[in-house]
RNA sequence: GGCGGUGUGGAGCAGUGGUAGCUCGCGAGGCCCAUAACCUCGAGGUCAGUGGUUCGAAUCCACUCACCGCAA
Numbered sequence: 001g002g003c004g005g006u007g008u009g010g011a012g013c014a015g016u017g018g019u020a021g022c023u024c025g026c027g028a029g030g031c032c033c034a035u036a037a038c039c040u041c042g043a044g045g046u047c048a049g050u051g052g053u054u055c056g057a058a059u060c061c062a063c064u065c066a067c068c069g070c071a072a
Base pairs, nucleotide, nucleotide: 002070003069004068005067006066007065010024011023012022013021018055026042027041028040029039030038048064049063050062051061052060
């Protein structure tokens, strides 16, 4: 250099054109004699970057970057 995969809150992952979600973690409150259990609420992401298509893009297209793999 060629081909393929992955990139989304602190962590692990969904979401394949129409309001960005789940679990765990974190913070507050409740319950309890008490609690790490259970219940409720909350904070935290402009979806790797840039550009394009579209009324509308995490999602489609092009290029770039990072990581993983395949062939040589």
Background
Predicted 3D model of a 72-nucleotide RNA (transfer RNA) from a Candidatus Berkelbacteria bacterium. Its mean pLDDT, the model's own confidence on a scale to 100, is 84. Rfam family: tRNA. By type it is a transfer RNA. The organism belongs to Candidatus Berkelbacteria, within Bacteria.